[in-house]
This is a predicted structure of a 73-nucleotide RNA (transfer RNA) from a Minisyncoccia bacterium. Its Rfam family is "tRNA". Rfam describes the family as follows. Transfer RNA (tRNA) molecules are approximately 80 nucleotides in length.

RNA sequence: GGCGCCAUAGUCUAGUGGUCAAUGAUGCAAGACUUUCAAUCUUGCGACUUGGGUUCAAAUCCCAAUGGCGCCA
Numbered sequence: 001g002g003c004g005c006c007a008u009a010g011u012c013u014a015g016u017g018g019u020c021a022a023u024g025a026u027g028c029a030a031g032a033c034u035u036u037c038a039a040u041c042u043u044g045c046g047a048c049u050u051g052g053g054u055u056c057a058a059a060u061c062c063c064a065a066u067g068g069c070g071c072c073a
Stems, first nucleotide, its partner, number of pairs: 001072007010026003018056001027045006049065005
């Protein structure tokens, strides 16, 4: 330098164009239970890398940028 793949909560993850509220686990906070802690139960908090395009509608399709991984030179 060329090509391919990937980017979603603090962490891991589902989603393959559709309505409302982006799924689940873990984490964190509050409460219940308990003499206390742990465990368990209930409720809550928290995310689509950035910019542009297509579309009535984009996490999803297209382009570019940024970052990561791999292959080739």
RNAcentral holds the sequence, with entries from ENA.